[in-house]
RNA sequence: GGAGGUAUAGCUCAGUGGUAGAGUGCAUGCUUAGCAGGCAUGAGGUCCUGGGUUCAAUCCCCAGUCUCUCCA
Numbered sequence: 001g002g003a004g005g006u007a008u009a010g011c012u013c014a015g016u017g018g019u020a021g022a023g024u025g026c027a028u029g030c031u032u033a034g035c036a037g038g039c040a041u042g043a044g045g046u047c048c049u050g051g052g053u054u055c056a057a058u059c060c061c062c063a064g065u066c067u068c069u070c071c072a
Base pairs, nucleotide, nucleotide: 001071002070003069004068005067007065010024011023012022013021018055026042027041028040029039030038031037048064049063050062051061052060
């Protein structure tokens, strides 16, 4: 330099054109003499950024950034 992929909750990851979920972690309550574990509830997200298409975009298109892989 060229090609391709990734970006969603603190972390690991789903998701799909109709305003987003799981596991784990965190907080609270119950259980225990207490801890761990278990159960219940809850908080936590401008879905990387900027444009475009659309009635409607996390999803489709373009550009950029981060990062990974391959080629040279």